[in-house]
Context: one part of a larger RNA
């Protein structure tokens, strides 16, 4: 390389959009590039394979045939692929009518709670722990009442509920806005699938500039514990957490399961639509889309998966090929940096 694989053994890219490419629905006609078939030329000789023959045999040598799977020219076929033309509607999309949703962005508003400040009441403790101490408090704390300030997060509802491509999204209102779903079948007429490069998005932490800072809290300080305790526990506490703009581009970014299409027993819950029926109870049945639990066939090393497949098939991409060395070194690209991406070998078992 081939082959075989990728839920857990090595292996699915973090996610999307999309370029080249690869692959691609139904019907008719043309062409004949691929394809199939006939013929001709060529495919040197030797060698090779088969059948004979000559050296006493063999090696060796000679003769005949085959092969030389190829190339070129030419005649034909038209099912399939391709291509051109015409058409279709089952894929895809548009329109129309609907309802659902923490989908996104921006602005405004609200209540509970913590902390702080001011004032009142009030007096000796509070706090914290396994037990304590550090700490706070007679300069009046804790508790309680009233008023104020400020920041952050939105109890209940809340649900293997919903939405989003993933990351993720949860108080209320408004504005702008994306997508999905159901019904209909008016329109377009294969416009599709995947997608190397590329572009965009991408939790937390971290970085830059400027704000903000209530609570929490790396670092740090103190008190304990302990043989020690650079920890676990306690009292404090700075970056950070929040906002704006710009970087970073990584995660057990997980369903450890790439995307798309078709097909393959059932049962049961939930969620968003629609239709029919009636016993009018939102009840039954059917149907489309999502999200769960079981379970047959089948698959699997087993565990398990099982119409949301890890089953049966097809298309395209990514990735794997013993462990360590190592996601290291070197080089390159990107980054302000931290570092990220790409990514070996010697050696060793």
């Nucleotide at each position: 390389c081939u082959g075989g694989g990728u839920g857990u053994a090595a292996a699915g890219g973090g996610a999307g959009c999309g370029u080249a490419g690869a692959c691609g629905g139904u019907u008719u006609g043309g062409c004949a590039a691929g394809u199939c078939u006939g013929a001709a030329g060529u495919g040197a000789a030797a060698g090779c394979c088969c059948g004979g023959g000559g050296c006493u045999c063999a090696a060796c040598c000679c003769c005949g045939g085959g092969a030389c799977u190829g190339c070129u020219u030419u005649g034909g076929a038209a099912a399939c692929u391709g291509u051109c033309a015409a058409a279709c509607u089952a894929g895809a999309g548009u329109g129309c009518a609907g309802g659902a949703g923490a989908g996104g962005u921006a602005a405004g508003c609200g209540g509970a709670a913590u902390u702080c400040c001011u004032a009142g009441u009030g007096u000796a403790g509070c706090g914290g722990u396994g037990a304590a101490a550090u700490g706070c408090g007679u300069a009046g704390a804790u508790a309680u009442u009233a008023g104020g300030a400020g920041g952050a997060a939105c109890a209940c509802c809340a649900g293997u509920g919903g939405c989003g491509a993933a990351g993720g999204c949860g108080g209320c209102u408004u504005a702008c806005u994306g997508g999905a779903c159901u019904g209909u079948a008016a329109c377009u007429g294969a416009c599709g699938u995947u997608g190397a490069g590329g572009c965009u998005c991408g939790a937390a932490a971290g970085c830059g500039u400027g704000g903000g800072g209530a609570g929490c809290a790396a670092a740090c300080a103190g008190g304990a514990u302990u043989a020690g305790a650079u920890a676990c526990c306690c009292u404090g506490g700075u970056a950070g957490u929040c906002c704006a703009c710009g970087c970073c581009g990584u995660a057990a970014g997980c369903g450890a399961u790439g995307a798309a299409u078709a097909c393959u027993a059932g049962c049961u819950g939930u969620u968003g639509g629609c239709a029919a029926g009636c016993a009018u109870g939102g009840c039954u049945u059917g149907u489309c889309g999502g999200u769960g639990g079981c379970g047959c066939a089948g698959c699997u090393a087993a565990c398990g998966c099982a119409a949301u497949a890890a089953g049966u098939a097809u298309u395209c991409c990514a990735c794997c090929u013993g462990g360590g060395g190592a996601g290291u070194a070197c080089g390159u690209u990107c980054g302000c940096a931290a570092g990220a991406a790409u990514g070996a070998a010697a050696c060793u078992c």
A computed fold for a 349-nucleotide part of an RNA from an uncultured bacterium, annotated as small-subunit ribosomal RNA, central domain. The prediction has a mean pLDDT of 88. RNAcentral holds the full RNA, with entries from Greengenes.